[in-house]
RNA sequence: GGGCCCGUAACUCAGCUAGGAAGAGUGCCCGGCUCAUAACCGGGCGGUCAAGGGUUCAAAUCCCUUCGGGCCCA
Numbered sequence: 001g002g003g004c005c006c007g008u009a010a011c012u013c014a015g016c017u018a019g020g021a022a023g024a025g026u027g028c029c030c031g032g033c034u035c036a037u038a039a040c041c042g043g044g045c046g047g048u049c050a051a052g053g054g055u056u057c058a059a060a061u062c063c064c065u066u067c068g069g070g071c072c073c074a
Stems, first nucleotide, its partner, number of pairs: 001073007010026004020057001027045006050066005
């Protein structure tokens, strides 16, 4: 220098192919259960969807550029 993949909640990831309300588990908080703790059960909290621009009535999703991480080739 060239190619490919990834970036979504504090953490691990789904959702992207085929545009239409942002999710799961863990975590934290509250409650239940228990003599009590753990476990288990219920509820709640938590997001500029890496950044900017474009397309569209509408973008996490499509297009362009950039940034960060990984792998391969030279």
A computed fold for a 74-nucleotide RNA from a Nitrososphaerales archaeon, annotated as transfer RNA.
Taxonomically the source falls in Nitrososphaerales (Archaea, Thermoproteati, Nitrososphaerota, Nitrososphaeria).
Its mean pLDDT, the model's own confidence on a scale to 100, is 84.
It matches the Rfam family "tRNA". Rfam's curators write: Transfer RNA (tRNA) molecules are approximately 80 nucleotides in length. Rfam links the family to the GO term triplet codon-amino acid adaptor activity.
The same sequence occurs in records of 2 taxa.